[in-house]
Model confidence (mean pLDDT): 80 of 100.
This is a predicted structure of a 74-nucleotide RNA (transfer RNA) from a Candidatus Omnitrophota bacterium.
Its Rfam family is "tRNA". By type it is a transfer RNA.
The organism belongs to Candidatus Omnitrophota, within Bacteria.
RNA sequence: GGGUACUUAGCUCAGCCGGUUAGAGCGCGUGCCUCACAUGCACGAGGUCAGUGGUUCGAGCCCACUAGUGCCCA
Numbered sequence: 001g002g003g004u005a006c007u008u009a010g011c012u013c014a015g016c017c018g019g020u021u022a023g024a025g026c027g028c029g030u031g032c033c034u035c036a037c038a039u040g041c042a043c044g045a046g047g048u049c050a051g052u053g054g055u056u057c058g059a060g061c062c063c064a065c066u067a068g069u070g071c072c073c074a
Stems, first nucleotide, its partner, number of pairs: 001073007010026004019057001028044005050066005
């Protein structure tokens, strides 16, 4: 330099053929339980869906560009 996959919560990841409120596990906080801790149970906080622009009545999802990460080729 060329090609390709990916980027969603602190971490690991779902999210179907574009549609009503963006989710799970772990972690974190609070409460219950316990003499206490752990386990367990309940509740809760935490997101500009990498960025910008576009298409559309409507975008996490489609298109273009930019940035970052991985892989392949040279």